[in-house]
RNA sequence: CUGGGUGUAGCGCAGUUUGGUAGCGCACAAGACUGGGGGUCUUGGGGUCGCAGGUUCAAGUCCUGUCACUCAGA
Numbered sequence: 001c002u003g004g005g006u007g008u009a010g011c012g013c014a015g016u017u018u019g020g021u022a023g024c025g026c027a028c029a030a031g032a033c034u035g036g037g038g039g040u041c042u043u044g045g046g047g048u049c050g051c052a053g054g055u056u057c058a059a060g061u062c063c064u065g066u067c068a069c070u071c072a073g074a
Base pairs, nucleotide, nucleotide: 001073002072003071004070005069006068007067010026011025012024013023020057028044029043030042031041032040033039050066051065052064053063054062
């Protein structure tokens, strides 16, 4: 330099097929059970989807540019 993959909550990921309310597990907070701890159960908080633009009534999803990491090639 060329091509591909990944980027979504503190961490790990799903959601992209077919654009239509942003979810799951762990973690965190509160409560219940327990003498306490641990454990279990219930409830709750936390994102504006790497960044910037475009299309659309509507974008995590489609298009363009760009950044980081990574793989292959030269």